[in-house]
Transfer RNA from Microgenomates group bacterium RBG_19FT_COMBO_39_10, 71 nucleotides, folded computationally.
RNA sequence: GGCCCCGUCGUCUAGCGGUCUAGGACGUCAGGUUUUCAUCCUGAAAACAGGGGUUCGAUUCCCCUCGGGGU
Numbered sequence: 001g002g003c004c005c006c007g008u009c010g011u012c013u014a015g016c017g018g019u020c021u022a023g024g025a026c027g028u029c030a031g032g033u034u035u036u037c038a039u040c041c042u043g044a045a046a047a048c049a050g051g052g053g054u055u056c057g058a059u060u061c062c063c064c065u066c067g068g069g070g071u
Base pairs, nucleotide, nucleotide: 002071003070004069005068006067007066010026011025012024013023018056028044029043030042031041032040049065050064051063052062053061
């Protein structure tokens, strides 16, 4: 360099053009419970790698770049 696959909260992941407002688990934080810690209950914060294009509408489709993996 060629080809193939992948990139979503701190981590793992769901999503396959609108329809849910991007959802879940763990973790974090706050409150409750507890003598304290843990457990348990409730709540909160937290994400679409970057740019461009197609479309009325893009996390989703296309192109480029960047990063990772395989050959």
Model confidence (mean pLDDT): 81 of 100. The RNAcentral record of the sequence draws on ENA.